[in-house]
RNA sequence: GGAGUCAGCCAGGCAGUCGCUGUAGUAAAAUACAGAGGAAAGUCCGGGCUCCAUAGGACAGGGUGCCAGGUAACACCUGGGGGGUGUGAGCCCAUGGAAAGUGCAGCAGAAAAUAAACCGCUAACGCAGCGCCCGGGAAUCGCCACGCGAUUUACGGGGUCUGUAGAGUAAGGGUGAAAUGGUGCGGUAAGAGCGCACCGCGCGUAGUGGUAACACACGUGGCAUGGUAAACCCCACCCGGAGCAAGGCCAAAUAGGAGUCUAAUGGUAUGGUCCGUAUCAGACUCGGGUAGGCCGCUUGAGGUAUGUGGUGACACAUAUCCCAGAUGAAUGGCUGUUCAAGACAGAACCCGGCUUAUCGGCUGACUCCAUUU
Numbered sequence: 001g002g003a004g005u006c007a008g009c010c011a012g013g014c015a016g017u018c019g020c021u022g023u024a025g026u027a028a029a030a031u032a033c034a035g036a037g038g039a040a041a042g043u044c045c046g047g048g049c050u051c052c053a054u055a056g057g058a059c060a061g062g063g064u065g066c067c068a069g070g071u072a073a074c075a076c077c078u079g080g081g082g083g084g085u086g087u088g089a090g091c092c093c094a095u096g097g098a099a100a101g102u103g104c105a106g107c108a109g110a111a112a113a114u115a116a117a118c119c120g121c122u123a124a125c126g127c128a129g130c131g132c133c134c135g136g137g138a139a140u141c142g143c144c145a146c147g148c149g150a151u152u153u154a155c156g157g158g159g160u161c162u163g164u165a166g167a168g169u170a171a172g173g174g175u176g177a178a179a180u181g182g183u184g185c186g187g188u189a190a191g192a193g194c195g196c197a198c199c200g201c202g203c204g205u206a207g208u209g210g211u212a213a214c215a216c217a218c219g220u221g222g223c224a225u226g227g228u229a230a231a232c233c234c235c236a237c238c239c240g241g242a243g244c245a246a247g248g249c250c251a252a253a254u255a256g257g258a259g260u261c262u263a264a265u266g267g268u269a270u271g272g273u274c275c276g277u278a279u280c281a282g283a284c285u286c287g288g289g290u291a292g293g294c295c296g297c298u299u300g301a302g303g304u305a306u307g308u309g310g311u312g313a314c315a316c317a318u319a320u321c322c323c324a325g326a327u328g329a330a331u332g333g334c335u336g337u338u339c340a341a342g343a344c345a346g347a348a349c350c351c352g353g354c355u356u357a358u359c360g361g362c363u364g365a366c367u368c369c370a371u372u373u
Stems, first nucleotide, its partner, number of pairs: 001369010012338007020035005037344001041355002044353005049243004056275004061239005066080005081095001082093004096234002101232002103228002118173002120169003125166001126164004132158004137153007181199006200223001201221005207216003247295004257286006266280004302321008
């Protein structure tokens, strides 16, 4: 100097003018203070709060899925283990179990889980053949004739050669995302964990380290043939429901309306089924009245600063601050200046997360490359 990774911060400022909402203030005013986000979005999780309601229990169902912590809680966050990926800083993981069972995997390929031979390799075994050697037998001929030699023929045995792929094989090649552990040596007719060494895998350990997940070490076995559970399933842990349109108060109005069904072996009781408990009613249809005001409504598992503890998430202590409460729905318009200044975008009970969208700037730490000293 360049290229990256991770984390944090900002969301305009100053001045003027007109306007809006809340609180305080006032007889009413004036006036003062405050007034949309880093995601307010999605409604995906978790809670606070309110009600069912204090009668529950089981099953089904749902959620989570390595270990240990944080938190009000969580499917969140932090750290660690394991796996993948990058030169690296880092990033990602829907991270328990496939030897309990069932299911699934198109095409290609011989064969995709009760394996199996497409191209190949092998003449050891089997079969056939030529000739050779040995053995005894038969026939013929010859001779130096009690015997020997030669030829032919059948049998038995042996070994060499030739042919044959009947037989052996899964090492090599092919197909495929994936082909039945990998590399090397020996062995074999050629091969193969067939044997051996190392690696891998299974099992075992009252071994070592660690809270643990797990890692290492040792012993043992030639060794079950892989994937998939984001398929069903098995295992472990956890789980009431509905929601501020919750819920409560005041005022007003009406029709104390009509009908149907169910009937104690029944109805109802805030997800389903069964049991239980309580209670005596419940469901549906038609018709009529009201739609107003107030509370809930913002002081909080709150923010900020400092210190202590912790690897960290975070916790504790002290100090300090009050920071929107609208209800057809408030913060806008104009001017000047400065700047980096615009994208995504507007609270509706509140909070902690996750996910998605997004312009521009600033700061810190770390990694890699090049050059110089």
The RNA shown here (Bacterial RNase P class A) has 373 nucleotides and comes from a Pseudomonadales bacterium. The prediction has a mean pLDDT of 77. The organism belongs to Pseudomonadales, within Bacteria. It matches the Rfam family "Bacterial RNase P class A". Its family is annotated with ribonuclease P activity, dimeric ribonuclease P complex and tRNA processing in the Gene Ontology. It is annotated as a ribozyme.